[in-house]
RNA sequence: UAACCGAAAAGGCAAACUCGUCGCAAGACGGGGGCGCAAAGCCACGGGACCACUGGAAUACCUAUGUUCAAAAAGAGGUUAGCCGGGCUGCCGAG
Numbered sequence: 001u002a003a004c005c006g007a008a009a010a011g012g013c014a015a016a017c018u019c020g021u022c023g024c025a026a027g028a029c030g031g032g033g034g035c036g037c038a039a040a041g042c043c044a045c046g047g048g049a050c051c052a053c054u055g056g057a058a059u060a061c062c063u064a065u066g067u068u069c070a071a072a073a074a075g076a077g078g079u080u081a082g083c084c085g086g087g088c089u090g091c092c093g094a095g
Base pairs, nucleotide, nucleotide: 004095005093006092012037013036017032018031019030020029021028022027035082041088042087043086045085046084047083048080049079050078051077053075054074056069057068058067059066060065
């Protein structure tokens, strides 16, 4: 010095809950608060979850009906980086 790793110290961030503001909502921002976090710093690129909106869909059958689902399929949009993966950046140094 670099990678791994996470002892110590300094400092950092801030879940639930709560008050205010914004948003249709998920949720965001600010104050209090502190469950936790070594990337709980940044980025919605992949998957997941969630929200509101549009919207019937799959199948049997074969031409008008049945069955199943509809808190659905599909669509485009949004939220979440403290759900996971990926990308970028970064403090300290016992080992």

This is a predicted structure of a 95-nucleotide RNA (c-di-GMP-I riboswitch aptamer) from a bacterium. The model forms 95% of the base pairs in the Rfam consensus. The coordinates come from a structure-prediction model, not an experiment, and the mean pLDDT is 82. It was read from a public genome assembly, where an Rfam model found it.